[in-house]
Predicted 3D model of a 390-nucleotide RNA (Bacterial RNase P class A) from an Actinomycetota bacterium. The RNAcentral record of the sequence draws on ENA. Its mean pLDDT, the model's own confidence on a scale to 100, is 75. Rfam family: Bacterial RNase P class A. It is annotated as a ribozyme.
RNA sequence: AGAGCCGGCCGGGUGGUCGCGGGAGCGGUUGAUGGCCGCUCUCGAGGAAAGUCCGGACUCCGCAGGGCAGGGAGCUGGGUAACACCCAGGCGGGGAGACCCGACGGAAAGUGCCGCAGAAAGGGAAACCGCCCGCCGUGGCCGUCUUUUGGGAUGGUGUGGACGGGUAAGGGUGAAAAGGUGGGGUAAGAGCCCACCAGCGGUCCUGGUGACAGGGCCGGCUUGGUAAACCCCUCCCGGAGCAAGGCCAAAUAGGAGCCGAUGCUGUGGCCCGCAGCGCUUGAGGCUCGGGUAGGCCGCAAGAGGCCGCCGGUAACGGCGGUCCUAGAUGGAUGACCACCACCCGGGAAAGAACCGGGUACAGAAUCCGGCUUAUAGGCCGACUCUCUCU
Numbered sequence: 001a002g003a004g005c006c007g008g009c010c011g012g013g014u015g016g017u018c019g020c021g022g023g024a025g026c027g028g029u030u031g032a033u034g035g036c037c038g039c040u041c042u043c044g045a046g047g048a049a050a051g052u053c054c055g056g057a058c059u060c061c062g063c064a065g066g067g068c069a070g071g072g073a074g075c076u077g078g079g080u081a082a083c084a085c086c087c088a089g090g091c092g093g094g095g096a097g098a099c100c101c102g103a104c105g106g107a108a109a110g111u112g113c114c115g116c117a118g119a120a121a122g123g124g125a126a127a128c129c130g131c132c133c134g135c136c137g138u139g140g141c142c143g144u145c146u147u148u149u150g151g152g153a154u155g156g157u158g159u160g161g162a163c164g165g166g167u168a169a170g171g172g173u174g175a176a177a178a179g180g181u182g183g184g185g186u187a188a189g190a191g192c193c194c195a196c197c198a199g200c201g202g203u204c205c206u207g208g209u210g211a212c213a214g215g216g217c218c219g220g221c222u223u224g225g226u227a228a229a230c231c232c233c234u235c236c237c238g239g240a241g242c243a244a245g246g247c248c249a250a251a252u253a254g255g256a257g258c259c260g261a262u263g264c265u266g267u268g269g270c271c272c273g274c275a276g277c278g279c280u281u282g283a284g285g286c287u288c289g290g291g292u293a294g295g296c297c298g299c300a301a302g303a304g305g306c307c308g309c310c311g312g313u314a315a316c317g318g319c320g321g322u323c324c325u326a327g328a329u330g331g332a333u334g335a336c337c338a339c340c341a342c343c344c345g346g347g348a349a350a351g352a353a354c355c356g357g358g359u360a361c362a363g364a365a366u367c368c369g370g371c372u373u374a375u376a377g378g379c380c381g382a383c384u385c386u387c388u389c390u
Base pairs, nucleotide, nucleotide: 001386002385003384004383006381007380008379009378010377012340013339014338015337016336017335018334020044021043022042023041024040025039026038027037028036029035030034046361050372051371053370054369055368056367057366058241059240060239061238070237071236072235073234074233075089076088077087078086079085090104091102092101093100094099105232106231110230111229112226113225114224128171129170130167131166132165133164134163135161136160137159138158140157141156142155143154144153145152146151179197180196181195182194183193184192198222200219201218202217203216204215205214206213207212245297246296247295248294255288256287257286258285259284262283263277264276265275266274267273304323305322306321307320308319309318310317311316341359342358343357344356345355346354
């Protein structure tokens, strides 16, 4: 210098004008400390507020002991309120390396599946080519015997068969064909036998808290893959969720109790009057209770942030100090202007002036811990590889 890898952080700033939501104060209105209006001050999104995928707090139902069903977790040790998260490690895989990835129990309990190709895809199975044996045919070549002599018999060798067997060494198919290499063995072959290696099971020793690692001995000689297929094993899970839940509480219509003709209709502008109806089968009034609209709480100081010291490899924990004002409910947190910052393009040998454009993803809704996903641009730190120079 180039390429890469891991971790942490920022993610526009300042000023002005107007606007929106919360809180406090003052003023006006009002019977009112409530409501409404105005003014002033003050506060007002995020690293993911998102997806709602895990785990909890909180609340109610309830007391959840056992079994079934269902769901989830699944190497070890630790952290935590808890987790599917985090840290440290083991094992396996990838990379030249820094480093990255892993649902990482069981396939020797059972069942299923293994496309295409291939003879055969799991049963100690399967024979397409090849190899070997036999049988049948042929009778070329070499030999032996015979003598029916241009013949016959027989052995070897060769050749043909849509014949009967053996063979998984070799070829071919495939991701995978049932341990590998060498030797013995055999008609040809084969863990059929042997040596070494690999793997599996058992057992013992050593190291480690453990996952596991290293080693010794023994065994049958070998057992395909798939559980992100069913399934089996171990462990965990009561349900619903802030529209949880609690409080206050209209109008109207039901309900209960008490009082009860003071009532209703017509005539009529109204009253009287008159007429009709009603009077315990009850008009109407009062009180109580439940629920609704609406309002308030829940609801913002918390498993909280930062700094220091201590313990721990670390995640994290302990102690001390210090800091903290979003809280809407059709849902506020915005718009415009100016200057600056950064990036891109033009300009140019390079740069500056200047000109043009851009500054992401997104947005609280009970709260918290995680994971995942989105994100213009930028900063810091550790590390790796390659090249060059000293």